[in-house]
Small-subunit ribosomal RNA, 5' domain from an uncultured bacterium, 523 nucleotides, folded computationally. Its Rfam family is "Bacterial small subunit ribosomal RNA". Its mean pLDDT, the model's own confidence on a scale to 100, is 83.
Context: one part of a larger RNA
RNA sequence: GGACGAAUUCUGGCGGCGUGCCUAAUACAUGCAAGUCGAGCGGGGUUACUUUUUUUGAUUCCUUCGGGAUGACGAAAUUUUAACCUAGCGGCGGACGGGUGAGUAACGCGUGGGUAACCUGCCCUAAAGAUCGGGAUAACACUGGGAAACUAGUGCUAAUACCGGAUACCUUUUACGAGAGGCAUCUCUUUUAAAAGAAAGAUUUAUCGCUUUAGGAUGGACCUGCGUCCCAUUAGCUAGUUGGUAAGGUAAUAGCUUACCAAGGCGACGAUGGGUAGCCGGCCUGAGAGGGUGACCGGCCACACUGGGACUGAGACACGGCCCAGACUCCUACGGGAGGCAGCAGUAGGGAAUAUUGCGCAAUGGGGGCAACCCUGACGCAGCGACGCCGCGUGAGUGAUGAAAGCCUUCGGGUUGUAAAACUCUGUCCUUGGGGAAGAAUACACUGACGGUACCCAAGGAGGAAGCCCCGGCUAACUACGUGCCAGCAGCCGCGGUAAUACGUAGGGGGCGAGCGCUGUCC
Repeated sequence: GGACGAAUUCUGGCGGCGUGCCUAAUACAUGCAAGUCGAGCGGGGUUACUUUUUUUGAUUCCUUCGGGAUGACGAAAUUUUAACCUAGCGGCGGACGGGUGAGUAACGCGUGGGUAACCUGCCCUAAAGAUCGGGAUAACACUGGGAAACUAGUGCUAAUACCGGAUACCUUUUACGAGAGGCAUCUCUUUUAAAAGAAAGAUUUAUCGCUUUAGGAUGGACCUGCGUCCCAUUAGCUAGUUGGUAAGGUAAUAGCUUACCAAGGCGACGAUGGGUAGCCGGCCUGAGAGGGUGACCGGCCACACUGGGACUGAGACACGGCCCAGACUCCUACGGGAGGCAGCAGUAGGGAAUAUUGCGCAAUGGGGGCAACCCUGACGCAGCGACGCCGCGUGAGUGAUGAAAGCCUUCGGGUUGUAAAACUCUGUCCUUGGGGAAGAAUACACUGACGGUACCCAAGGAGGAAGCCCCGGCUAACUACGUGCCAGCAGCCGCGGUAAUACGUAGGGGGCGAGCGCUGUCC
């Protein structure tokens, strides 16, 4: 000198774009952050008066005066229809998106390869299909238990829920063969035989789904070469340890696991141990080499109160799922229950220090749905903070009698200083009024949180807007007074003990400027 997720003193007008718990991965009140589909299913409810039936019965007609027919308006119940709502069963999604960096020195990450050792829902392409049956169960009703959370029994019912049979272009397994290829195990194609394996419907008839198979795309899994901090005042480490055989296991290879056999494997080219740390693209600095760093944004990894475990599923060993144990908090009728902000706000605490319990799904994107649409603290915006970068303003011109006043003085004057006043203007920002977007996609129409914002026009009035640090040398900038090794200053050298350009104040000056100094860290 540069830089910063900074802090802090004094000061502070506006705008744009960014950015904001670096500490306690401490504890969390409250609200919201993941739902959706009635075009899968049976119920339940509301409305309409659509329909049916019953009761009441005005009016009109007939009458043998006993009654019969008609049946409005309204009310109640029931059935059908239509629209809407929905607790439950069922489907898809809650494995994405969002947060944090505790752990991890590791195939975790980066980079280059490999899989003749693998999986892949939704999506795309292609081929083939969807047949016949069955038994349940929630909801519901009834009866119980419990303070609650919740739960037991009996009975009924549906499905794109579940199960069995059929069919098999096809797939899998086994057996005997044939051909081609390769990289050891092998891979591909193919004949025959045997065994096993499917399906679901909905609808507004446009479509949307279902099953099997092959391929693709996307996403993942595993293996591997190289690279990846400090300590040798850490020198030896290792028994599933290293290898083999057999079996199990996995989507898949493998001591991944088990039994048996052998005695190996790693290490001064730093094993093992200890400390520290998420890694990278990048960022800062530097002419570069290098050094430092890993906030924001993007990629990967790990974690979700602490430890362990599996279930479901295409995918998890799952932040707002489940089970067990533990610590903590809360409720309790003491028998038992409930919870997990390292999501967005917010609270307490810690700290030098870090924001609103805001608006909206209008846009972009995501989930569900045929769609309409619903959900979305992702996201888009607004609020707060000079935290950073950038831009603008705090006026412009004229104005000497060099006014007053301050300060200095050799008392002549000098200086603040064209500075002010005064006159003439301007209107950026500001205030008020008027107009007023783009962002909105498309056949047309509807739809804007931001926001009456940006921007435009008119009017008003210099009005509302300058400070901070320094002046001994380094280092731009000097005098007076006060103080008297005191009070104090100080980055280094050093100033101060009676003439201090170094302390304090004033005048003057220098630097930067909505900032300026100080502190911390890195180069």